[in-house]
Molecule: small-subunit ribosomal RNA
Organism: uncultured bacterium
RNA sequence: AACGAACGCUGGCGGCGUGUCUUAAGCAUGCAAGUUGAGCGGCAAGGGGGAGCAAUCCCCCCUAGAGCGGCGGACUGGUGAGUAACACGUGGGUGACCUGCCUUUGUCAUGGGGAUAGCCAUUAGAAAUAGUGGGUAAUACCGAAUACGCUUAUGCACGUAAGGUGUAUAAGGAAAGGCGCUACGGCGCCGGACGAAGAUGGGCCCGCGUCCCAUUAGCUAGUUGGUGAGGUAACGGCCCACCAAGGCGAUGAUGGGUAGGCGGCCUGAGAGGGUGUACGCCCACAUUGGGACUGAGAUACGGCCCAAACUCCUACGGGAGGCAGCAGCUAAGAAUAUUCCGCAAUGGACGAAAGUCUGACGGAGCGACGCCGCGUGGAUGACGAAGGCCGAAAGGUUGUAAAAUCCUUUUGCUGGGGAAGAAUAAGCAUGGGAGGGAAUGCCCGUGUGAUGACAUGAACCGGCGAAUAAGCCCCGGCUAACUACGUGCCAGCAGCCGCGGUAAUACGUAGGGUGCAAGCGUUAAUCGGAAUUACUGGGCGUAAAGCGUGCGCAGGCGGUUAUAUAAGACAGAUGUGAAAUCCCCGGGCUCAACCUGGGAACUGCAUUUGUGACUGUAUAGCUAGAGUACGGCAGAGGGGGAUGGAAUUCCGCGUGUAGCAGUGAAAUGCGUAGAUAUGCGGAGGAACACCGAUGGCGAAGGCAAUCCCCUGGGCCUGUACUGACGCUCAUGCACGAAAGCGUGGGGAGCAAACAGGAUUAGAUACCCUGGUAGUCCACGCCCUAAACGAUGUCAACUGGUUGUUGGGAAUUCACUUUCUCAGUAACGAAGCUAACGCGUGAAGUUGACCGCCUGGGGAGUACGGCCGCAAGGUUGAAACUCAAAGGAAUUGACGGGGACCCGCACAAGCGGUGGAUGAUGUGGUUUAAUUCGAUGCAACGCGAAAAACCUUACCCACCUUUGACAUGUACGGAAUCCUUUAGAGAUAGAGGAGUGCUCGAAAGAGAGCCGUAACACAGGUGCUGCAUGGCUGUCGUCAGCUCGUGUCGUGAGAUGUUGGGUUAAGUCCCGCAACGAGCGCAACCCUUGUCAUUAGUUGCUACAUUUGGUUGGGCACUCUAAUGAGACUGCCGGUGACAAACCGGAGGAAGGUGGGGAUGACGUCAAGUCCUCAUGGCCCUUAUAGGUGGGGCUACACACGUCAUACAAUGGAUGGUACAAAGGGUCGCCAACCCGCGAGGGGGAGCCAAUCCCAUAAAGCCAUUCGUAGUCCGGAUCGCAGUCUGCAACUCGACUGCGUGAAGUCGGAAUCGCUAGUAAUCGUGGAUCAGAAUGUCACGGUGAAUACGUUCCCGGGUCUUGUGCACACCGCCCGUCACACCAUGGGAGCGGGUUCUGCCAGAAGUAGUUAGCCUAACCGCAAGGAGGGCGAUUACCACGGCAGGGUUCGUGACUGGGGUGAAGUCGUAACAAGGUAGCCGUAUCGGAAGG
Repeated sequence: AACGAACGCUGGCGGCGUGUCUUAAGCAUGCAAGUUGAGCGGCAAGGGGGAGCAAUCCCCCCUAGAGCGGCGGACUGGUGAGUAACACGUGGGUGACCUGCCUUUGUCAUGGGGAUAGCCAUUAGAAAUAGUGGGUAAUACCGAAUACGCUUAUGCACGUAAGGUGUAUAAGGAAAGGCGCUACGGCGCCGGACGAAGAUGGGCCCGCGUCCCAUUAGCUAGUUGGUGAGGUAACGGCCCACCAAGGCGAUGAUGGGUAGGCGGCCUGAGAGGGUGUACGCCCACAUUGGGACUGAGAUACGGCCCAAACUCCUACGGGAGGCAGCAGCUAAGAAUAUUCCGCAAUGGACGAAAGUCUGACGGAGCGACGCCGCGUGGAUGACGAAGGCCGAAAGGUUGUAAAAUCCUUUUGCUGGGGAAGAAUAAGCAUGGGAGGGAAUGCCCGUGUGAUGACAUGAACCGGCGAAUAAGCCCCGGCUAACUACGUGCCAGCAGCCGCGGUAAUACGUAGGGUGCAAGCGUUAAUCGGAAUUACUGGGCGUAAAGCGUGCGCAGGCGGUUAUAUAAGACAGAUGUGAAAUCCCCGGGCUCAACCUGGGAACUGCAUUUGUGACUGUAUAGCUAGAGUACGGCAGAGGGGGAUGGAAUUCCGCGUGUAGCAGUGAAAUGCGUAGAUAUGCGGAGGAACACCGAUGGCGAAGGCAAUCCCCUGGGCCUGUACUGACGCUCAUGCACGAAAGCGUGGGGAGCAAACAGGAUUAGAUACCCUGGUAGUCCACGCCCUAAACGAUGUCAACUGGUUGUUGGGAAUUCACUUUCUCAGUAACGAAGCUAACGCGUGAAGUUGACCGCCUGGGGAGUACGGCCGCAAGGUUGAAACUCAAAGGAAUUGACGGGGACCCGCACAAGCGGUGGAUGAUGUGGUUUAAUUCGAUGCAACGCGAAAAACCUUACCCACCUUUGACAUGUACGGAAUCCUUUAGAGAUAGAGGAGUGCUCGAAAGAGAGCCGUAACACAGGUGCUGCAUGGCUGUCGUCAGCUCGUGUCGUGAGAUGUUGGGUUAAGUCCCGCAACGAGCGCAACCCUUGUCAUUAGUUGCUACAUUUGGUUGGGCACUCUAAUGAGACUGCCGGUGACAAACCGGAGGAAGGUGGGGAUGACGUCAAGUCCUCAUGGCCCUUAUAGGUGGGGCUACACACGUCAUACAAUGGAUGGUACAAAGGGUCGCCAACCCGCGAGGGGGAGCCAAUCCCAUAAAGCCAUUCGUAGUCCGGAUCGCAGUCUGCAACUCGACUGCGUGAAGUCGGAAUCGCUAGUAAUCGUGGAUCAGAAUGUCACGGUGAAUACGUUCCCGGGUCUUGUGCACACCGCCCGUCACACCAUGGGAGCGGGUUCUGCCAGAAGUAGUUAGCCUAACCGCAAGGAGGGCGAUUACCACGGCAGGGUUCGUGACUGGGGUGAAGUCGUAACAAGGUAGCCGUAUCGGAAGG
């Protein structure tokens, strides 16, 4: 775009069309084919008249039932089952034919006969119907006569020709009357007969065209042809007898499936593709099957006979029926209409006509089924009502929309009105004409003249009144159109991508919007887009796709010159190509749809004329393609035979002794019965080192020691010859690695299977020791490989450079140089390609031919065929399933890939952890609660710089409800303090004191505070860190991360940022299609190390003085704290590229970043935190808020992390004695002194601090003792007694004294920290804090060892490589097994369909025969005959039956694999060197991948 549609929602009108696509299923009822009295005998029923009392009889008329006869029932109408066919389309043929009615024309119609229906009588039967007897007519039937240009036979002539034409002879064959008129002579009309023509309609034949399957390849016996009979309208194996053996087929026979064909219709730019409803043409069919009759025509839809199924009637004896005609019914189905009106028109049948009949037809009805048209109102109308929705609360939007005012009346309702569709009717009247022509008639006119189903119609004219009339889909992208709420991977949506897991423009609803509109969507099926089957118009190196290779028949294609021809081709003409449709120009309905006139077109077919370029054909040539001969050349080309040496193994002998072999390490194995090793000799098989090479040869597979024989092909040079002999190639034939198979040999080494040993969680493997088929030979099969250049063969053309193999030419002193042909490699111009790449050896530009492809899986599977001994090969689907599979390249990430570099990463060291006890945190468990968070590194002495109450968030109990806290309103009261009662307390109650500040004269008002009341609200450590901000951790203080412009690439992207050096550093230098820039690095900051200057109190002090920096003096020193200086690879030497830089040195307090800190790029981890804070959304609101008391966070079979103390003599204990730094202190630090064994108590000086206090530093040093022990080590635990803090130490604090004295004797696997003032060790202080550190933060004292180095472990950086990864290796992914579902193969069979073969059977009918029976017309005097009929029988044959095949469909216990399915089992085969490189073919083995 379109539809014979259906479904959902909705629905105002009209016009024109259209409507059982399914069950060719079955049908109630009515109608759809009759007509004719002018063919006939006659007249039933009805009406009228007459006679008769009546029954009844007679006559007439109008008519007309039945019958005989004629014509028509072969048209019209329906349907599409069958049919793949001369069925259809198109064009021809018929000298091989027929044709009623109709037209033209010629001729004829004489004279006879016998019946029969109706009717009457009667019989049988339920009926349908049938029988007997009697009599009767015809345009019914039958002889006879006559007849031709008719038919048949024969002869002759013409004709290309058979049955055409002419002619002669012989034989044969006709008829019917009716009506009208008459001047009675006949005439006219309608019929009848025989001919000749025409027209129309048919029959038959032929060329071409006409679906799918080759997993249908062979078919055929009347089959193919001939001769002769028969039959037909006619040709013909149409049929029969005989003869011959033909006929069809890869240009697709035969078989199977499907199907009415066409004009056309839909789509498409076209070519095509799809389709065959309505209209038209043809065919076929009429319940199924068979058959003929009649007829001009049928093998007959509304005829006949028979068989079958079904339905109906029945008196059970027997009968009737055929809607795929129009309506209608049932069933089926997603689905398709009225049992309507009329013959008025058009057409048909009959008739002389009037007329009758006509479900053809004309109309109406029903259905938005389609197309077309119209309407549902128009104008004005607000800084814009209400309501709805949204809202940043301003407003926005719905929206000029509504309301309102004015107007119109299509449509509608109502009333009127009535065009066209109707004419050559008949008849009547009248005029004219033709014939020899009076009448009737015939022909041509004129006048008159009936008839309307539609129709309650159309147009048109009044009246009324906005009155009667809008929906549907959509709004994430494609695709025009967005917000809110609800929901929360639910419900649902979805054409594709996909949406939904608490902020959904995607679901549902609403508001708003877009689109179309009496429709709108959905579904089905068609074409298009799809160049996605490619004729127009595609491809095949890697995406699907070149047969493993060659030879070659058919086929396709084919060099050059000339002549002829005219099959193809081209041009003209003629015929045809029905109409309708489409297109163009007009016309008619108001327009349109629709109808209609004319034209064009119908791209086709046939005939004919011409042309001769091209193709074909024929003939004659040519030599450039192809080939042959002669001359050279290279070669692992093939087959056969012979020979050779090295090596392995085995055997024999000798020497010789304990191991050998093997591996990552081992073991199995061999060896004291003498191995391995070594020497000599022998046997046997297989393979041929070096040469050897992107070297050679071959069609491919493939081919390698040497020599001989046989043999194929190739290359080169120049002559001669043949003269297109060529190229390609479906089917076919041949060759075809390895493995494998058969038979017979052979068997050294190697080696599937197998055995053993290892490895391992396992190890049906990798490794090792053995070892059989096999590998080898001969003959025969198999026929596949990643059979690869993943690149078919042949030919032509199109820049170059370099290497190499074989040959040749020229040249040179020179195997020198140049050129050339044929191969084989590397790089590359143009061009091509998706890119990679290819590039004269093309994947470039062209031509010829063949093969192959058309998304992935299922599957190279199943079934069938062919081949094979088998294994198997070849050909080769479908159901079902997915939205991908795949190629090339890019950026990352990763690798049990590579290169380079760094780091306490390893190594080298020192000290620890892991074992003990304790502390502390976590998990787990427990509990009323053990609040919550943090969970690899980067959670676990973490949030918590401190849980007895508080904290506190948890639990129990008791209480409060505008609230403990904020703002606003109203009212009252200052605030505040004290006493007391109840209670566990919160709380509740009572009493008392007190009346302030600002303004104002006062009243009063205000600020602040307290209380009461109601409502807005408060409150929440409730949830979501995966809605967030902020802050933080981590990679990592690693050296990286990017941008602009330019350039390259189709693009993703690249370049820069890579490379060569160098650095701690993307630090710097050099180079470079890049040039610059930014965030990081570094530096700037703090501290520390040196010096200087300035300043000296509480600091220091050389001088003096003192018990004492105590005092005086001083500020030199120390120190304090401010400002400066200093270090920059600056200098020298060497190395380096004349660079950057590095190494060494000097000087210097310090040297190459001096040490330490702060400082953390782009980003990663949905990392952590909603319980610091802030915050969206959700939730609670007499509770998830708030208060109080008590409890819990402190539990304890256990596991882990981090620490403390130890295990002792480098030590413990006791005594003596020395030296810090940095801090803190008024709710504080607290001196001296006194008391206490001590914790501590008393005391009260000093200090808001360089002044006083905390505050004794400890290790150290000097002595004494202990003597290797569970100890004079170690201190847990427990008992008793105390101290301190605090409202309160029971759960649950710290400390002191006395006593007690556990484990532990240096710690398994594993693991942590540290590179110098560091580790280790020693003490000191601070924060938090009433009290409570083994934690943490800071301070100083003492003070080491080691670093060869970068192989390895871990982490990181750069470059490169591979990739099937991209959630990025914690990736991806394979197969078995288990479960569920789905489709499918096999399957003992079972059941249908169809078809073939053989046999049985044989209705009706036709044909033949006929000995039985019957018989009007003709013949015969008669008997009888001719002829006919019935019956019988033969042949053919439908239904039916039996038997056996083929094919196809359904079903089937069981069974095979396949597919699919959020979280199953086993392993880990593949992707990285995937941890044994992978893959292909084959054989074999194994749970499985697989080996």